[in-house]
RNA sequence: AUUGAACGCUGGCGGCAUGCUUAACACAUGCAAGUCGAACGGUAACAGGCCUAGCUUGCUAGGUGCUGACGAGUGGCGGACGGGUGAGUAACGCGUAGGAAUCUGCCUUGUAGUGGGGGACAACUUGGGGAAACUCGAGCUAAUACCGCAUGAAACCUAAGGGUAAAAGCGUGGGAUCGUAAGACCACGCGCUAUGAGAUGAGCCUGCGUCAGAUUAGCUUGUUGGUGGGGUAAAGGCCUACCAAGGCGAUGAUCUGUAGCUGGUCUGAGAGGAUGAUCAGCCACACUGGGACUGAGACACGGCCCAGACUCCUACGGGAGGCAGCAGUGGGGAAUAUUGGACAAUGGGGGGAACCCUGAUCCAGCAAUGCCGUGUGUGUGAAGAAGGCCUGCGGGUUGUAAAGCACUUUAGGUGGUGAGGAUUGCUCAAUGGUUAAUAGCCAUUGGGAGAGACGUUAACCACAGAAUAAGCACCGGCUAACUCUGUGCCAGCAGCCGCGGUAAUACAGAGGGUGCGAGCGUUAAUCGGAAUUACUGGGCGAAAGCGUGCGUAGGUGGUUUGUUAAGUUGGAUGUGAAAUACCCGGGCUUAACCUGGGAACUGCAUACAAUACUGGCAAACUAGAGUCGUGUAGAGGAAAGUGGAAUUUCCGGUGUAGCGGUGAAAUGCGUAGAUAUCGGAAGGAACACCAGUGGCGAAGGCGGCUUUCUGGACACAGACUGACACUGAGGCACGAAAGCGUGGGUAGCAAACAGGAUUAGAUACCCUGGUAGUCCACGCAGUAAACGAUGAGAACUAGAUGUUGGGAGGCUUAGACCUCUUAGUAUCGAAGCUAACGCGUUAAGUUCUCCGCCUGGGGAGUACGGCCGCAAGGCUAAAACUCAAAGGAAUUGACGGGGGCCCGCACAAGCGGUGGAGCAUGUGGUUUAAUUCGAUGCAACGCGAAGAACCUUACCUGCCUUUGACAUCUUCGGAAUCCUUUAGAGAUAAAGGAGUGCCUUCGGGAACCGGAAGACAGGUGCUGCAUGGCUGUCGUCAGCUCGUGUCGUGAGAUGUUGGGUUAAGUCCCGUAACGAGCGCAACCCCUAUCCUUAGUUGCCAGCACGUAAUGGUGGGAACUCUAAGGAGACUGCCGGUGAUAAACCGGAGGAAGGUGGGGAUGACGUCAAGUCAUCAUGGCCCUUAUAGGCAGGGCUACACACGUGCUACAAUGGGCUGUACAAAGGGUCGCCAACCCGCGAGGGGGAGCUAAUCUCAUAAAACAGUUCGUAGUCCGGAUUGGAGUCUGCAACUCGACUCCAUGAAGUCGGAAUCGCUAGUAAUCGCGGAUCAGAAUGCCGCGGUGAAUACGUUCCCGGGCCUUGUACACACCGCCCGUCACACCAUGGAAGUGGGUUGCACCAGAAGUAGGUAGACUAACCGCAAGGAGGUCGCUUACCACGGUGUGAUUCAUGACUGAGGUG
Repeated sequence: AUUGAACGCUGGCGGCAUGCUUAACACAUGCAAGUCGAACGGUAACAGGCCUAGCUUGCUAGGUGCUGACGAGUGGCGGACGGGUGAGUAACGCGUAGGAAUCUGCCUUGUAGUGGGGGACAACUUGGGGAAACUCGAGCUAAUACCGCAUGAAACCUAAGGGUAAAAGCGUGGGAUCGUAAGACCACGCGCUAUGAGAUGAGCCUGCGUCAGAUUAGCUUGUUGGUGGGGUAAAGGCCUACCAAGGCGAUGAUCUGUAGCUGGUCUGAGAGGAUGAUCAGCCACACUGGGACUGAGACACGGCCCAGACUCCUACGGGAGGCAGCAGUGGGGAAUAUUGGACAAUGGGGGGAACCCUGAUCCAGCAAUGCCGUGUGUGUGAAGAAGGCCUGCGGGUUGUAAAGCACUUUAGGUGGUGAGGAUUGCUCAAUGGUUAAUAGCCAUUGGGAGAGACGUUAACCACAGAAUAAGCACCGGCUAACUCUGUGCCAGCAGCCGCGGUAAUACAGAGGGUGCGAGCGUUAAUCGGAAUUACUGGGCGAAAGCGUGCGUAGGUGGUUUGUUAAGUUGGAUGUGAAAUACCCGGGCUUAACCUGGGAACUGCAUACAAUACUGGCAAACUAGAGUCGUGUAGAGGAAAGUGGAAUUUCCGGUGUAGCGGUGAAAUGCGUAGAUAUCGGAAGGAACACCAGUGGCGAAGGCGGCUUUCUGGACACAGACUGACACUGAGGCACGAAAGCGUGGGUAGCAAACAGGAUUAGAUACCCUGGUAGUCCACGCAGUAAACGAUGAGAACUAGAUGUUGGGAGGCUUAGACCUCUUAGUAUCGAAGCUAACGCGUUAAGUUCUCCGCCUGGGGAGUACGGCCGCAAGGCUAAAACUCAAAGGAAUUGACGGGGGCCCGCACAAGCGGUGGAGCAUGUGGUUUAAUUCGAUGCAACGCGAAGAACCUUACCUGCCUUUGACAUCUUCGGAAUCCUUUAGAGAUAAAGGAGUGCCUUCGGGAACCGGAAGACAGGUGCUGCAUGGCUGUCGUCAGCUCGUGUCGUGAGAUGUUGGGUUAAGUCCCGUAACGAGCGCAACCCCUAUCCUUAGUUGCCAGCACGUAAUGGUGGGAACUCUAAGGAGACUGCCGGUGAUAAACCGGAGGAAGGUGGGGAUGACGUCAAGUCAUCAUGGCCCUUAUAGGCAGGGCUACACACGUGCUACAAUGGGCUGUACAAAGGGUCGCCAACCCGCGAGGGGGAGCUAAUCUCAUAAAACAGUUCGUAGUCCGGAUUGGAGUCUGCAACUCGACUCCAUGAAGUCGGAAUCGCUAGUAAUCGCGGAUCAGAAUGCCGCGGUGAAUACGUUCCCGGGCCUUGUACACACCGCCCGUCACACCAUGGAAGUGGGUUGCACCAGAAGUAGGUAGACUAACCGCAAGGAGGUCGCUUACCACGGUGUGAUUCAUGACUGAGGUG
């Protein structure tokens, strides 16, 4: 785009079309083929006339064919057309173009006739049978029915003499004549007979075209041809007898499946593809099968006979029927209409005509089934109404839409007017023809009457009134159109991709929008897009080149000349039906539709012409191909012979305890003497070095040496043949390894097998053994990643380099080398090709010829069938079903038990820990009314929490409050506030008292408190996977990017890679890159040295005073220190290395040396990492509760498990005594001195200090001395008892500390695991935040103060480059097979049931043909007898249905079973 459609929702009108695609299933009922009285005998019915009777103005009955007419019958014509259907048919069925051996009623036009006789049979009458259908006998009768005779122009046959065969009348009119008055007769018309021609129709033959399957390869006996005969309208094996043995087939016979064919229709740019409704042409069929009759025509839809199935009637004896005609019914189906009207028109049959018949046809009805047209109003109308929806709450949108106002009236409604389809025929008149004729008939012209199913027609006019008339689908992308609500991987959607797991533009609803519109969607189907079967117009190194050659058919084929004209080309002629489609016109108001003309119909045929090319024929040529000659190289092939090294075994010698084997071992061998070693022997197999991207071969493949036989290639010269060539479907041959058969052989190796190991297991890898096999001969098998994943042949198209064989030339110390050429074989590469990778004179380039092969993945190279094979198996080769991919090449990442380089307390080297104990603390788990919540590998677990007795607090129990503890607004009242009492656990409630403030323009105002109502408050309720912000982590790792340019089809690459170097993408060099940004570094802070300035609360060298002592005092400004500013370090200098660079190494100087040490600082990003309980915030949820208040409890529980710590286990220690030295901090709700009390915690006390002034505050390890003596201790301190102190409203649950007493585990910690590289680890104490109180935690401070680092193999993490990848959620990836379960389709299968069909046989209805003479017999012959002829019967042949046997094929089904697919 389309449809004979169907379904869903909806539906105003008209026009024009179309309407059982399925069951060629079965059919009730009605109709669909009759007509002619002008062929005939006649008169059953109707009407009229006449007659008679009954009787009376008329009716009834009877008679009369007299008339109109006419049932039944005889006869003629028509029922072979028209109408239906598509079952069958793969065919001369259809289409197209031709042909010759034919027939043709009615029609047209000629010619010649139409004479004279005869005998019957229906109807009818009568008798009989039968339920009926129907039928039998006897009798009468007519014809355009039937039969002879005559005639014979033409026709047919012929022996050319001759012979054969016809006919029918009827009607109308009529002057004369005849007449028994009917007619004869004449004329005309219609018929009839014979024959010629035409037209029309039909039959037959041929070329070409006409679906699929080769898993159908051979088919055929009347088959192919001939002769004779028969038969037909006609050629012909059409039939028959005989003869011959042919005919068809790979250009697809036969068989199987499917199918009516065509013009056309749909689609497409076309070529094509699909299709064959309506209309038209042809064919076939008419319940199924067979058969003939009649006829011009049939083997006959509404005819006959027979058989079968089915239905109906029956008196059971018999009969009837055929909607695939029009309607209609049942059934089937997703699905397809009225048991309508009329012959008015067109056409058909009959008739002289009137007319009759006509479900052909014309109309109407039903159906949005399709196409076309038209309407459902038009204008105005902003308060942008109400309502709806959304909202950022301002508004937006629906929306000029509605309402309102003004107007119009198509269609529909009512009423009226009213074409065309109607002409022929009839009748009247005129003219002409025929004729004797003014009858009749025919032709033309004019007048008149009549006939319309549709039809209430079309069209027109009038009237009323916006009145009666809009839906459907869609809105994630493709694809035009977006929001809200509901739902919450549910319900659902979906054409593909895919949506839905609490903010869904994708589901459902709504608002809005978009598209189309009396329709809109869905489903089905066809073509297109699809160059996705490729003729136009594809490919094969992806899916695709047969493993290789030889070669048949076929295809293709070098140069020249002539000829031919098959192909080819040109114009011409015929045909290519009409319709359709196209162009130009015309008619319906337009269109659809109808219609006129044209072009076209790309085709076929015929004759003519042309001759370049192809083909045929003839003649020639030598460039292709081949033959001959001389040489060359070679693992080319086959056979025979032969050689040495090595392995093994055997024999002998020497010799002794092991050997062998592995990662390590063991099995195994060995004291019966192995291994080792020497000598000898046997036997089999393979041939080191040479050896080479070297050689040969078609491929497989070929390797010691010698001989024999043998194939091919190459080079060089000429001579010869003269296209002999290339390819190659089938076919034939060769064809690695493994395997099979027979017979040998067997040293080594070695499937299977055995043992030993390894392992969770190990039917493996490793080891020890070991049989087939490997070897030979002969025969099979016929496959491989049989690979260059690249068919063969030919030609053309830059080069460079290596190598093998040959030839020529040059030059040579005869080693070689150089140049040219030719045949191979390799590497790189131009153009070109390719998706890229790559190929590139050995093409995957540019062309030609031929062959093979491919068409999404899986199923499957499988099943079935066939062929081959001894088997294994091979070759050929599907489908159901299933998926939306499978695949190629390249890119960026990520990953690798890949590679290279490098780094990090990563390992190693060290030191100290954890894991064991007790306790502290956190977590899990469990428990509980609650044990609030969060954090969960590293990167949760002394984390949020810098501090839970109440509070905190979010949890639980109980008791209370409801505009609320808190914010804003309205209103009323009151200052606020303070105190007291009572009840209660308290919140709270009640009562009493004190108090009247500030500003003021005197109106009031501000703040605060209380009451009331509602807007609202409130929520540590949910979602960190809706978010902001903040944070962790990789990681202080060195990376992450951009602009422009360049390269690439592109993703992308380059830069950023490379060579060095660095802590560093740090720097240098190189470089199709050049630059830049975020990171690194530096700038900042602390610290290490010095200087300057300043000098209190700090300092005190020198001077002075003073004290028991003390910078205590005067003073000093040197030092320390404080805190401001500077200096200093930059690879700056020297040497070496390096590329003369960057840089590195060493050195000097220096307080410090190569970023001096430390901190702050965290790129692009990753982890949907963490946090809605810091805060903020969208959405959702609660609102007398999920909010708020209070008391008590809980967060502190405890069989257990884990993390992080503290204290220890002791002598480098514990206890005791004494003596030293810090830093950094804190302090007024505070730090708190001296002094006094207490063993102590602490108490009393009160000086000083808002701090370089006072205070916390004695630092401790250390050092000196002493004791303990290796023990569960003078270690260790848990636990428990008692007594206290302090904080606090309050230490019971549940604080810290002190004293006395008690004195647990623990003796250095399994597997495993952590931290640390220098002022570090370790060890020692001090301070601070939080805080009423409550650190073993956290954050800081200083004191003492080590060991080790060879090094980068390994573990972990990271960076750069590279490589592989089937990964991209990125290796915690992907993914294979079995097993278990469910479902699906399918193969096999003992069989079973159908369909189709071959062969053999039986059987044989009706019918036709032949035979026969049993019966019968009108026409003719015959005087008669009888004959000719005919009918019936019987019989033979052919044959339908049916039957038997045996095969083939196909479908369905089948216990069980096989593999496959999906989950």
Small-subunit ribosomal RNA from an uncultured bacterium, 1463 nucleotides, folded computationally. Model confidence (mean pLDDT): 84 of 100. The RNAcentral record of the sequence draws on ENA. It matches the Rfam family "Bacterial small subunit ribosomal RNA".